[in-house]
Formats: sequence, C1' cells, structure tokens
RNA sequence: GCCCCCAUCGUCUAGCGGCCCAGGACGCCGCCCUUUCAAGGCGGUAACGGGGAUUCGAAUUCCCCUGGGGGCACCA
Repeated sequence: GCCCCCAUCGUCUAGCGGCCCAGGACGCCGCCCUUUCAAGGCGGUAACGGGGAUUCGAAUUCCCCUGGGGGCACCA
C1' cells in the first nucleotide's frame, strides 16, 4: 500500500428494508415476599461509533471517515 471481517444498553447478545422512538439474559435501582440474607415475584433503568447517499421508509443496503481484528504484498 491492497483486500477481508467486526462495531447495538454497564456486559453478552437478537435483528437479514416496514412487525423496532430497537427485544432478551445478566447487572444495577425500587417494591413485594422472608425473622435476616440469598433465592423467587413484579416494575423500572440503559444502546444502534461519526458523516453522507439510496428509498415512501435504513440498526439492516451503498460510500467516506474513526476504532479493533485478520490476510497479502513491499521491505534496495
């Protein structure tokens, strides 16, 4: 330098153009239960890396950038 892959709540993850102003588990917070704690029940909390494009409509498709990972080439 070229090519490929990845990026979503605090963490892990679902999502494959409309069912998503984004769901689940764990965590955290509150309440209930319990003599207490744990467990359990109920409720809450919190995310699409940034910009642009396509489209009636984008987490999802395309381009650029940023960050991470891998491969190839160069290495006089």